[in-house]
RNA sequence: GUGCAGAGCGUCUAGGGUUCCGGCCGCCAUCCCCGGCGGCGCUGGUCCGAGAGACGCGCUUCCGGGAGAGCCGGAGGUACACGGCGGGGCAAAAUCCCGGGAGGU
Numbered sequence: 001g002u003g004c005a006g007a008g009c010g011u012c013u014a015g016g017g018u019u020c021c022g023g024c025c026g027c028c029a030u031c032c033c034c035g036g037c038g039g040c041g042c043u044g045g046u047c048c049g050a051g052a053g054a055c056g057c058g059c060u061u062c063c064g065g066g067a068g069a070g071c072c073g074g075a076g077g078u079a080c081a082c083g084g085c086g087g088g089g090c091a092a093a094a095u096c097c098c099g100g101g102a103g104g105u
Base pairs, nucleotide, nucleotide: 008057009056010055011054012053015048016047020045021044022042023040024039025038026037027036028035058078059077060076061075062074063073064072065071080100082103086098087097088096
């Protein structure tokens, strides 16, 4: 200098809507209760959830320990990052995916 490979995962949050739960409204039914149908995302629970958010794990460099190891410990690294329209899927939507895309600097 060139090429190949790798640049990940988990938990959560911002955010998101409405399958289910709950709530509210209307109708039906009933002596009453239980219940049925429809509507409304409505603070919430379940659910989805960040390249440009957090933490942890993982990976990796050096040093030390250890017979050795895919082992233990310590000090580091894991940089930077403006961004549509439109489309996709799940019940639906989204900073999810197309996408570090198009475009811009």
The RNA shown here (Guanidine-I riboswitch aptamer) has 105 nucleotides and comes from Chenggangzhangella methanolivorans. Taxonomically the source falls in Chenggangzhangella (Bacteria, Pseudomonadati, Pseudomonadota, Alphaproteobacteria). Its Rfam family is "Guanidine-I riboswitch aptamer". About the family: This family represents a conserved RNA structure found upstream of the ykkC and yxkD genes in Bacillus subtilis and related genes in other bacteria.